[in-house]
C1' cells in the first nucleotide's frame, strides 16, 4: 500500500431481506433471613465508534475517517 473482520448498556453478547434497540453477568431498590449470602420481585443503565448520503423510517444499505485483529505484496 492492498484486501478481508470486528466496534451496540459498565463487561461479555444478541438484534436480516431497513419498521418500538434486546438479554445474561454487575449496579440499585424491595422482600425473604437473627445476620450475610443464595433466591425472588422491581428498577435503571445506549449519541450503535466517528461524520455524512438515500429513505416516511438506518445497528441494518451507500461514501468517508478512526481504533484493534487477520491475510497478501
Nucleotide at each position: 500500500g492492498c484486501c478481508g473482520g470486528u466496534g451496540u448498556a459498565g463487561c461479555u453478547c444478541a438484534a436480516u431481506c431497513g419498521g418500538c434497540a434486546g438479554a445474561g453477568c454487575a449496579g440499585c431498590u424491595g422482600a425473604u433471613u437473627u445476620g450475610u449470602a443464595a433466591u425472588c420481585a422491581g428498577c435503571a443503565g445506549g449519541u450503535u465508534g466517528c461524520a455524512g448520503g438515500u429513505u416516511c423510517a438506518a445497528u441494518u444499505c451507500c461514501c468517508g475517517u478512526c481504533a484493534c485483529c487477520g491475510g497478501c505484496u

The RNA shown here (transfer RNA) has 73 nucleotides and comes from an uncultured Clostridia bacterium. It matches the Rfam family "tRNA". Rfam describes the family as follows. Transfer RNA (tRNA) molecules are approximately 80 nucleotides in length. Rfam classes the family as a transfer RNA. It was read from a public genome assembly.